[in-house]
The part of an RNA shown here (large-subunit ribosomal RNA, domain II) has 722 nucleotides and comes from a Dehalococcoidales bacterium. NCBI's taxonomy places the organism under Bacteria, Bacillati, Chloroflexota, Dehalococcoidia, Dehalococcoidales. Its mean pLDDT, the model's own confidence on a scale to 100, is 81. The RNAcentral record of the full RNA draws on ENA. Its Rfam family is "Bacterial large subunit ribosomal RNA". The family has 102 seed sequences and 51,934 matches in Rfam 15.1.

Context: one part of a larger RNA
RNA sequence: GCCAGGGAGUUUCCAUUAGUGGCGAGGCUAACAAGAUCAUCUUGGGAGCCGCAGGGAAACCAAUCGUGCGCAAGCGGGCAACCGCUGAGGCACAAGGUGCGCUCGCCUGUAGUCACUAGUGUAAUACCCGAAGCCAGUCGAACUAAUCCUGGGUAGAUCGAAGCCCUCCGAAAGGGGGGUGGAGGAUCGAACCGAUAAUGAUGUGCAAAUCUUUCGGAUGACCUGGGUUUAGGGGAGAUAGGCCAAACGAGGCUGGCGAUAUCUGGUUCCCUUCGAAACUACUCGCAGGUAGACCUUGAUGGAGAUGGGUUGCGGGGUAGAGUUACUGAAUAGGGAGUUAGGGCGGGAAACCGCUCGCUCUCUUCUCAAACUCCUAAUCUGCAAUCAUCGUAGAAGUCGAGACGUGAGGGCAUGUGGGAUAAGCUCCAUGUCCGGAAAGCGGGACAACGCAAACUAGAGUUAAGGUCCCUAAGUAUUGACUAAGUGUUAAAUCGAAGGUUGUUUGUGAUCUAAAACAGUCAGGCGGUGGGCUCAGAAGCAGCCAUCCGUUAAAGAGUGCGUAACAGCUCACUGAUCGAGAUCACAGGCGCUGAAAAUGGACAGGGCUAAGUCAAUCACCGAUACUUUAGAACACAGAAAUGUGAUUUGGUAGAAGGGCGCCAUACGUGGGUAGAAGCCGGGCCGUAAGGUCCGGUGGACCGCGUUUGGACGCAGAUCCUGGU
Numbered sequence: 001g002c003c004a005g006g007g008a009g010u011u012u013c014c015a016u017u018a019g020u021g022g023c024g025a026g027g028c029u030a031a032c033a034a035g036a037u038c039a040u041c042u043u044g045g046g047a048g049c050c051g052c053a054g055g056g057a058a059a060c061c062a063a064u065c066g067u068g069c070g071c072a073a074g075c076g077g078g079c080a081a082c083c084g085c086u087g088a089g090g091c092a093c094a095a096g097g098u099g100c101g102c103u104c105g106c107c108u109g110u111a112g113u114c115a116c117u118a119g120u121g122u123a124a125u126a127c128c129c130g131a132a133g134c135c136a137g138u139c140g141a142a143c144u145a146a147u148c149c150u151g152g153g154u155a156g157a158u159c160g161a162a163g164c165c166c167u168c169c170g171a172a173a174g175g176g177g178g179g180u181g182g183a184g185g186a187u188c189g190a191a192c193c194g195a196u197a198a199u200g201a202u203g204u205g206c207a208a209a210u211c212u213u214u215c216g217g218a219u220g221a222c223c224u225g226g227g228u229u230u231a232g233g234g235g236a237g238a239u240a241g242g243c244c245a246a247a248c249g250a251g252g253c254u255g256g257c258g259a260u261a262u263c264u265g266g267u268u269c270c271c272u273u274c275g276a277a278a279c280u281a282c283u284c285g286c287a288g289g290u291a292g293a294c295c296u297u298g299a300u301g302g303a304g305a306u307g308g309g310u311u312g313c314g315g316g317g318u319a320g321a322g323u324u325a326c327u328g329a330a331u332a333g334g335g336a337g338u339u340a341g342g343g344c345g346g347g348a349a350a351c352c353g354c355u356c357g358c359u360c361u362c363u364u365c366u367c368a369a370a371c372u373c374c375u376a377a378u379c380u381g382c383a384a385u386c387a388u389c390g391u392a393g394a395a396g397u398c399g400a401g402a403c404g405u406g407a408g409g410g411c412a413u414g415u416g417g418g419a420u421a422a423g424c425u426c427c428a429u430g431u432c433c434g435g436a437a438a439g440c441g442g443g444a445c446a447a448c449g450c451a452a453a454c455u456a457g458a459g460u461u462a463a464g465g466u467c468c469c470u471a472a473g474u475a476u477u478g479a480c481u482a483a484g485u486g487u488u489a490a491a492u493c494g495a496a497g498g499u500u501g502u503u504u505g506u507g508a509u510c511u512a513a514a515a516c517a518g519u520c521a522g523g524c525g526g527u528g529g530g531c532u533c534a535g536a537a538g539c540a541g542c543c544a545u546c547c548g549u550u551a552a553a554g555a556g557u558g559c560g561u562a563a564c565a566g567c568u569c570a571c572u573g574a575u576c577g578a579g580a581u582c583a584c585a586g587g588c589g590c591u592g593a594a595a596a597u598g599g600a601c602a603g604g605g606c607u608a609a610g611u612c613a614a615u616c617a618c619c620g621a622u623a624c625u626u627u628a629g630a631a632c633a634c635a636g637a638a639a640u641g642u643g644a645u646u647u648g649g650u651a652g653a654a655g656g657g658c659g660c661c662a663u664a665c666g667u668g669g670g671u672a673g674a675a676g677c678c679g680g681g682c683c684g685u686a687a688g689g690u691c692c693g694g695u696g697g698a699c700c701g702c703g704u705u706u707g708g709a710c711g712c713a714g715a716u717c718c719u720g721g722u
Base pairs, nucleotide, nucleotide: 001722002721003720004719005718006717011124012123014121015120016119017118018117019116020115021114022113023112026050027049028048032044033043034042035041054061055060064094066093067092068091069090073086074085075084076083077082095108096107097106098105099104127266128265130263134256135255136254137253138252139251145230146229148227149226150225151224152223153222154220156188157187158186159184163180164179165178166177167176168175169174192217193216194215197213198212200211201210232248234244235243269657270656271655272654273653274652279292280291281290282289283288294404295401296400297399298398299397300396304389305388306387308386309385310384311383312382313381314380315379320374321372322371327368328367329366332363333362334361335360336359337358338357341356342355343354344353345352346351408433409432410431411430412429413428414427416425417424439450440449441448454629455628456627457626458625459624460623464619465618466617467604468603473616475615476614477613478612479611480610486606487605497591498590499589501588502587503586504585505584506583507582508581509580510579518575519574520573521572522571524548525547526546529543530542531541554569558567559566630647631646632643633642634641635640658711660708661707662706664704665703666702667701668700669699676695677694678693679692680691681690682689683688
C1' cells in the first nucleotide's frame, strides 16, 4: 500500500421557536401510595408550577363594550366587468392603567397549559482523535555522580634527588671528583584505564556508539570487585546544564484526566429547491469572536414594486481650461521711488552719477492634490412616462436556522505609495475567477474573447478560423512588402536617431521661346588689379572687386606650379527632344538590435499560406432553434394543463426518499434447499430492487406501527491479515 472488521453531533436539566394532539380561563401533576395479567399499565395524590394585570426604586395605585380605513368571508344588485352593505382577523386614531407626565417610557379590547416530534441556545467530556505542560502520591543510585567500609591490580626498561661512604682542595665555612643510595602527581612502554586523527570502515550495522590503524595516561588527584549512603525543585557534580537505568534546563510510573488546544487532521447512503462571504463596526483584536450586511426557511400582510430607457425639475466643482479673478510658485525686460540698504566713481562738502537689492507699476516666458473668474461628459435625488415583475400574492412586518462568511484574487477604468517598476502595494467603481462555472477559442494556460451544462437526437450560429498537422476557400477583387519583414488580439517588447530601399500624396521652381543630364565648342581684353613678397601672374595672405568686348566669360569654383604654364568650374552657343529639380508628409521595409545546452510564427512550411482595403461562401460550442422525455413551480378533486421569463453550484439553509438492526400486529417462503458467498440477466434519475445458475446446509422475508449505540475511502486512524 491493499483487504476485512471497528471508527466521529450523543444523552440529561433548563430555556426558546415551529409542528401535531389533549383540555381550555384555565392547564398539568411530582414524589409517593394502592391495585394488577407486574420495569409497561390502572386508580389515587393539587404539595407545587405556568397562565388569568400592569406600572413604580418604593410607599402605593390599578386598565377600552370609542371612531375610521379595510383583506378574507357573507348578503344584495348586475349578462359580465364590477358595484354596494356588513365586515372576524389586520391597520390607524383615540381612550385608559402607571411612573412627576395627553410632547417621554412600559402596559391595556383574553390564550394558555400539558405531552410528543423537530430546530436551536446555556451548562455539562458535549462531533472524534491529537499536545508540550501543571499538581499529588509512589518506585528507582543493578547505568551513572559523589562519600564511607573492606579487598584486589599495576610486565619490562630509563633518568638517578636527599642521605651515607671514599678521596682531593680549604684555617674554617664549604667545594670538586668517584661510589653507594633509590626520590619522583619523573621518562619510555605492555596489562589496565582512556579516546587524538583518518572528519577511514560501518551507517535496514557485528553493535540503539561498534571495527581498523593511529593516539593519551600507565606509582597516581591511578584502575577496580563487593558492601554502604545521598531521591526529583531533590540528589550528586575538578562545571559539560554534564549525570541520576539507551532522549533530564527538573527521572520513571500511577492518579487528577476524556486537563486545555482561538491550532492541524478526520467526520460514513441518495435525490430535489434555493444559495453566500472573504465587507462594515467593536474587540489584549489581527489564524479568533460578537453585532450588522449577505444566504435559507416559515408566518403575517393585501397592492404595489423596480436594478433598465426617455423627459422634466434639482444637486455637484472632477477632467479640461485659466491665472491683472484670489492664494502660492515662476522667466526676461521697461519706467518711477529709495529722506535710515550694500558696493564703485567724482567732489572740500552739500551732493551727483553708475550698479546690485527692495517697493510700486507696465510688458513678457511658465505652473498648482491641499489655487479657481470658469467648467463638461459620466454620476446622482425626486416626479412623470415606457418597459419589466406582481392577487398563481408585490412592498412592508415578525419569527426560526445559520454550525456559513469576516486570509480573497486577476482584469478594465480612476487615484495614492513605489522608480508614471513588479504576477508589487493601499483604495474606489465594474466585472469575472476564485470562491462555487463546465463547454468553444486563445499551442498548452483560475479569472483574455465567446458562452451559463436537466437527459437524449437533429439542425443553425458566436468568438475564432478555412495549405498540411486539423473540421472548413490553395476563394474572389485591388494594392503594398523582398526584409522570411511577417505568419503573435490583449501580456508573449523593441526606442531615439539614421535611410537617394520602394510606394502614395501635397507644394514650389524650370521647360517645345527646348528645360534636366550627356556630347561638341567657347570660357576673352584692360591685367601679371593694388599691396605684400625672393616670387604672389584668378587660385599663401591683406584691400578693393571696377570697366570694356560680347552669345557668354568671376579681378575667379576646385586641382596644379618655386613662380608661370596646364586642367577644370561658374557662364554662353550648338546638338539632342520631354519632362526635370527641390522641399514636406503618409504606407510598407532597412538600420539602430548583445546572453549564456541547439530552437522556435505551436510545428511543418509559406513570397503568400505575409500586410492593408473590400466581398461572398463554409467550418466551428453543453450558446440558439427544434423533436421526445424527466424534474420543479403554479392551477385542478383528479385526469390533465400552463411556464417568453424554471432545472451549473462550494460553505450553507430547506424538503423528500433508499438501506441496516430491532419492535407489535398482519401475512408469507424454506431440506423438492433459508441466510450468506460467487457469476450473470432485467428494472429504477439515484440510494437501491428483483430474477436465474452455482456454492452452501437452516433459517429468512414482505406490509403497516413504534424505536435506534444505523450507512466509511480517507483521520502519518485502531486491531488483524497480506